Context: one part of a larger RNA
This record gives sequence, C1' cells and structure tokens, in this order.
RNA sequence: CGGUCCUUAAGGAACUAGGCAAUUUGACCCCGUAACUUCGGGAAAAGGGGUCCCUACCCCUUCGGGGGAGGGCGCAGAGAAUCGGCUCUGGCGACUGUUUAUCAAAAACACAGGUCUCUGCCAACACGUAUAGUGGACGUAUAGAGACUGACGCCUGCUCGGUGCGGGAAGGUUAAGGAAGCCGGUCAGCCGCAAGGCAAAGCUGGCGACCGAAGCCCCCGUAAACGGCGGCCCUAACUAUGAGGGUCCUAAGGUAGCGAAAUUCCUUGUCGGGUAAGUUCCGACGCGCAUGAAUGGCGUAACGACUGGAGCACUGUCUCAAGGACCGACUCG
Repeated sequence: CGGUCCUUAAGGAACUAGGCAAUUUGACCCCGUAACUUCGGGAAAAGGGGUCCCUACCCCUUCGGGGGAGGGCGCAGAGAAUCGGCUCUGGCGACUGUUUAUCAAAAACACAGGUCUCUGCCAACACGUAUAGUGGACGUAUAGAGACUGACGCCUGCUCGGUGCGGGAAGGUUAAGGAAGCCGGUCAGCCGCAAGGCAAAGCUGGCGACCGAAGCCCCCGUAAACGGCGGCCCUAACUAUGAGGGUCCUAAGGUAGCGAAAUUCCUUGUCGGGUAAGUUCCGACGCGCAUGAAUGGCGUAACGACUGGAGCACUGUCUCAAGGACCGACUCG
C1' cells in the first nucleotide's frame, strides 16, 4: 500500500452523475392505519406498545395450558442466527410473464382485449423438385391464416389527388399464336450464238392488313390500407389581441385531447410551488423550431431489481480521518 471484515467523538448526504456502498428496519402478539380505487385493493400502509422468570389469589380450559392481578433479576428477555427502512409526487409500460447463454432485464418482446383482410374445404396459408405426400385438422367462418393495436375508462375527426388493394368493363394500348397479301433466295423449264435474262411447283429468308387475353390507361370504391392533414394581407373608439373579412394554393388543410413534453431549437421560455440558494422536479401558460387520435389520443386503481424529483429515519458517503482483525504485498531468513 491492497483485499475481506469490525469500531468510532461532534455533525448527519455537506459525498456523489446518483444516498453508489454501508447503516437503519426486521420475528411473533396487541392496538391502529390516509388519499385514491376497477371496491378486490391500497395494508405488514403509516404510527405505537409488548416479548424473560416466579406465584398459596381470581377467571377460562379441549386439563396440555391460557388470561388477569401481584412479585423478582439483568446493561440488555425475538438476550445468538435467520429475519421489510418508510413516505410524498411525476414519466413509461395496464398487470404475472419473456429477452441480447458470455457488457443491455428495459419504457424493448409477449399478453388477455380491439380492428381490418383472406379462407366454403382437396379452404386460405405453409413445407416440398413434385401433377406425390404432409401440416392446417381427424378442425369447418363462434373455425383457421395474415397484419396492426395492446387491460380498463372516455374516444378515435378531415382527406381516395399519389401508392396499394377490391370491383368494373365501353373505349385506347397490348404478347405468343394465327393470317389475306407482298418482297427476296434456290431452280425444273423457257428465251438467247454467247454473256446473260425470265421463272412454275417445292423448299426457304423476311414484311405483313386483320384476329388475339390479362395487364396498363380509364371509371367507381376503400385510410383500425401506405400515407397526408397550408400561405399571405387587413380588421373592434388607448394599446394589445383579432371573433371577422379578403386573396392564393390544396385531395384535404390538424377536430377532441394533450402540450417547453422520453417530442421545445431559441431555452436556465414566463408565472406559481418547493430550497437560505433549484439548467433538475411539480402545477400552470400556449406563436407546438418539429403534438395529435389503433404508426392509436387522453386518463387510469393495482403492479415494477424500470426512470425523474422531494422528505422522514439512519448512517465513515462526506467534513477528515483514526484504531483494530485476518490475508497478501514489503523487509529479513
């Protein structure tokens, strides 16, 4: 000096990113317990008191004992060990669960519940090279599959122009294939003295009017499908503000809620609360850089090794360090 452990005056979180760590609390009996609440909870809330031994007395007794009353001893009676610290107030997730075996346990995943879509049975869907076989299911729409949301309560606005999906079939466009017709190659033959020219059938190269489905264009629907949900100017008899008006654009211009928020840049916004003092916290405000409704919105009792703020108790976390035990290190051997 390090590790593991013990004790500590006065103070008591001044430590620190943060009470991290270590204290406190603790068992059983009795008393007593608030807001809130989904009436189950919240609750071991909180907060108090007791706990050993003896007894001729009283009460009860399942005859083991229990209670009352009285008495006794110790610093200490759950005499050792095991054995909750508590409260207030936000955020997130309803909850019990699940997870990164080996740095993350969470506000992530799951979840009951909600909604949409597909599927009529040899189902949809999935495995499989397969027209095999199998799962789905020895099930049959109160079933099965896929997707999103995520208890419960109150709710879930507007937009179908784009993309997707469903439906439609008049018109436009459109493949393979078919195809009238046309052009070319080849050559039996014919013409020619020759060079060469013409050329049927067949075979063959090409062009091709016209016929040809879905799809696309087109029309309608659909947002708990993917998504989206404006700008500028003016205006009330102080000022300020703007109920209101004008104008441009859009498919439609953000409704109810919530809001400096797990979202607010400016920002330590402003006001109030808490502190002697508060970039955090709580309550408000609302010109929301850049909230917003199952990419769910807003609440919510209970729950949480989650996360923020505050307090009580308690403490070597600290002021500020000291002493001790054991094991190392170190010195000597």
This is a predicted structure of a 333-nucleotide part of an RNA (large-subunit ribosomal RNA, domain IV) from a Pseudomonadota bacterium. RNAcentral holds the full RNA, with entries from ENA. The organism belongs to Pseudomonadota, within Bacteria. The coordinates come from a structure-prediction model, not an experiment, and the mean pLDDT is 88.